[in-house]
RNA sequence: GCCCCGGUACCUCAGUAGGAUAGAGGGUUCGCCUCCUAAGCGAAACGCCGCUGGUUCGAUUCCAGUCCGGGGCG
Numbered sequence: 001g002c003c004c005c006g007g008u009a010c011c012u013c014a015g016u017a018g019g020a021u022a023g024a025g026g027g028u029u030c031g032c033c034u035c036c037u038a039a040g041c042g043a044a045a046c047g048c049c050g051c052u053g054g055u056u057c058g059a060u061u062c063c064a065g066u067c068c069g070g071g072g073c074g
Base pairs, nucleotide, nucleotide: 001073002072003071004070005069006068007067010026011025012024013023019057028044029043030042031041032040050066051065052064053063054062
């Protein structure tokens, strides 16, 4: 330098052949339970989907550029 994969909640990840309020588990906080803690049960908060631009009535999803991580080739 070229090619491929990935970047989504605090963490690990799913998802979307463009359309309603974007999900799970773990963690955190609050409550119930208990003499207390753990476990268990209930509830809540947390994201504008790496960034910028384009296409479109509408983009997390498509296109282009760019940044970061991983792999391959030279």